[in-house]
Source information:
SAM riboswitch aptamer (S box leader) from a Dehalococcoidales bacterium, 106 nucleotides, folded computationally. Taxonomically the source falls in Dehalococcoidales (Bacteria, Bacillati, Chloroflexota, Dehalococcoidia). The prediction has a mean pLDDT of 81.
RNA sequence: AAGCUAUCGAGAGAUGCGGAUAGGGAUUUGGCCCGAUGACCCGCACGGCAACCUUUGAGUCCUUCUUAAAGGUGCCAAAGCCAACCCGAAAGGGAAUCGAUAGGUC
Numbered sequence: 001a002a003g004c005u006a007u008c009g010a011g012a013g014a015u016g017c018g019g020a021u022a023g024g025g026a027u028u029u030g031g032c033c034c035g036a037u038g039a040c041c042c043g044c045a046c047g048g049c050a051a052c053c054u055u056u057g058a059g060u061c062c063u064u065c066u067u068a069a070a071g072g073u074g075c076c077a078a079a080g081c082c083a084a085c086c087c088g089a090a091a092g093g094g095a096a097u098c099g100a101u102a103g104g105u106c
Base pairs, nucleotide, nucleotide: 002105004103005102006101007100008099013046015045016044017043018042019041023034024033025032028084029083030082031081047076048075049074051073052072053071054070055069056068057067058066059065080098086094087093
């Protein structure tokens, strides 16, 4: 890189310092929002959230269960920011495509 499975309307600093620069919020279109009071991105520090995996305990309603801690990733504006394609009278309705994260396969 590819492909498989699961989740994606919850949660948590738009924190501080340094770097660098003009765009950014995944992609197309239309909006809307953030951004020289320096966003997005990179590094460091501290703080936190809790989906997956690992380890060690506890419980046990039976168990591929519940829960605590530590660790490995990840994440910490707005629903994956909103809408647009298909189904539906409509719906915090469904499905598909794409994307993100985790696990393992190769």